[in-house]
Molecule: c-di-GMP-I riboswitch aptamer
Organism: Deltaproteobacteria bacterium IMCC39146
RNA sequence: UUCCGAUAAUAGCAAAGCCGAUGCGAGUUGGUGACGCAAAGCCACGGGUUCCACGAGGAUAGCCGGGUUGCCGAA
Numbered sequence: 001u002u003c004c005g006a007u008a009a010u011a012g013c014a015a016a017g018c019c020g021a022u023g024c025g026a027g028u029u030g031g032u033g034a035c036g037c038a039a040a041g042c043c044a045c046g047g048g049u050u051c052c053a054c055g056a057g058g059a060u061a062g063c064c065g066g067g068u069u070g071c072c073g074a075a
Stems, first nucleotide, its partner, number of pairs: 004073002012037002017032006035062001041068003045065003048060004
C1' cells in the first nucleotide's frame, strides 16, 4: 500500500413517525427521533424503481453495480 472487517478504540451518519418550509409531483430541506449503517461520505455512468408540465425532462446514492475520497488495525 492492497485485500479484509473485531463483543477493539476514537469518531460519524440517521430509517419510520411527528412538526415547519418547499415542489404539479416523485421528493427535498430544518427540527425532533433512532430502524439501522464499515463508507448510510460524494458522483446520476449503467440497470432497477418512481414522478411529471411526457422533453435528449426530473427523483432515488439508506435499491443493485460502477467511479472516487476517507477513520482504525485484531484475525